Predicted 3D model of a 72-nucleotide RNA (transfer RNA) from a Nitrosopumilaceae archaeon. Model confidence (mean pLDDT): 82 of 100. Its Rfam family is "tRNA". Rfam links the family to the GO term triplet codon-amino acid adaptor activity.
RNA sequence: GGGCCGGUGGUUUAGUGGUAUAAUGCCCCGUUCGCAACGGGGAUGUCGGGGGUUCAAUUCCCCCCCGGUCCA
Numbered sequence: 001g002g003g004c005c006g007g008u009g010g011u012u013u014a015g016u017g018g019u020a021u022a023a024u025g026c027c028c029c030g031u032u033c034g035c036a037a038c039g040g041g042g043a044u045g046u047c048g049g050g051g052g053u054u055c056a057a058u059u060c061c062c063c064c065c066c067g068g069u070c071c072a
Stems, first nucleotide, its partner, number of pairs: 001071007010024003018055001026042005048064005
């Protein structure tokens, strides 16, 4: 330098045109003598960055950044 895969709440992830899912963690309440477990509720996401297409982009196209892997 080139090919391929990936980047989504604190963490791990699902989703692949119609405003994002779950688990875990965090906070509050119930339960308990107390803790854990369990039940109920809540907060947390510029979907890596920029541009384009579209009525609408996490999703499609282009460029760039980061990580992994292969080739030279």